[in-house]
Context: one part of a larger RNA
């Protein structure tokens, strides 16, 4: 020093048009007071939102205190644009996903709807315990004892969690069948090998049980006095044919289903509706106050995010010297 990055400041009019998204910035802000709306598990939700005040000088009044002082307050009066004067120092709201919640997590690209948790269910274990390391001695669990340990699922609460034991797989019985070596008898061998019969354990066959074990939960055709559905009937089949509930869904392909709100316009978002390509009952199923640096909408309030740049401060890199 033209430009260009970094740091930081200001900025008419617009006010999110920008952009995958309001990312980043701006707005709010402390402290007193008023005043605070749905929900709600009565705790919260609340600092809801919303409004007001706020320096200083001067007289007083009331509390507490032995006092010094401290707090709380009235009336004047006085200065700036501006009194939480700078620093410090929440924008707020509505609606809906998904987890209850504080916690925990990929030391160096994910903090999360991931994992954990009170809670709720199930197997194991009677103690030289079940379960874990260890060839083993031995040692943890434990100097614990079933109100206990140890595995596995599932995750606050509130409502509730339906059918199916045919597969697989556990747990129990079993007259009988099967079911190895041995071991008895016989046979054979100068001894043996070898042969046949018998008995013969777990295990399988059989039975029985068991889904909060693993998992599984239908297809045609007809039917109502407009159509359209179809309570209804009819048939093949299953082990059983998906119960309550949710549902175009973090699950719906057709799909930007259709209808309402929201927009000037909306593949979005909310509430419906639902025939569910492929929901669905502790791989839990619905629903829920609070809570979340979690993820969609949408409103208000601010803004250089943008129209569209533009101006300063101070760095730096380039270029000149």
């Nucleotide at each position: 020093c033209a430009u260009u990055c970094c740091a930081g400041c200001a900025g008419a009019g617009g006010g999110a048009a920008a952009u995958c998204g309001g990312c980043a910035a701006a707005u709010u802000g402390g402290c007193c007071c008023c005043g605070u709306a749905u929900g709600u598990u009565c705790g919260c939700u609340a600092g809801a939102a919303g409004g007001g005040g706020u320096g200083c000088c001067u007289g007083c009044u009331c509390u507490c205190g032995c006092g010094a002082g401290a707090g709380a307050g009235c009336a004047g009066g006085u200065c700036g644009c501006a009194g939480u004067g700078a620093c410090u120092u929440g924008g707020g709201g509505g609606g809906g996903g998904c987890g209850a919640c504080u916690g925990u997590u990929u030391a160096c690209u994910a903090a999360a709807a991931a994992c954990a948790c009170a809670g709720g269910g199930g197997g194991c274990u009677g103690c030289a315990a079940c379960c874990c390391g260890g060839c083993a001695a031995c040692g943890g669990u434990u100097a614990g004892u079933a109100c206990a340990g140890c595995c596995c699922c599932u995750g606050a609460g509130u409502c509730c969690u339906g059918c199916c034991c045919a597969g697989u797989g556990c747990g129990g019985g079993u007259a009988c069948c099967u079911g190895a070596a041995g071991c008895c008898u016989g046979g054979g061998u100068u001894c043996a090998a070898c042969c046949a019969g018998g008995u013969c354990a777990a295990g399988g066959g059989c039975c029985c049980g068991u889904a909060a074990a693993c998992g599984g939960c239908g297809g045609g055709g007809g039917u109502a006095a407009c159509u359209a559905u179809g309570a209804c009937c009819c048939u093949c089949u299953u082990a059983a044919g998906g119960u309550a509930g949710c549902g175009u869904a973090a699950u719906a392909c057709c799909u930007u289903g259709c209808c309402g709100c929201u927009u000037a316009a909306u593949u979005g978002g909310c509430g419906g509706c639902u025939u569910g390509c492929a929901u669905g009952a502790a791989c839990g199923g619905a629903u829920u106050a609070a809570c979340g640096a979690c993820c969609c909408c949408c409103c208000c309030a601010c803004u250089g995010u943008c129209c569209c740049c533009u101006g300063c401060u101070g760095g730096a890199a380039g270029c000149c010297g």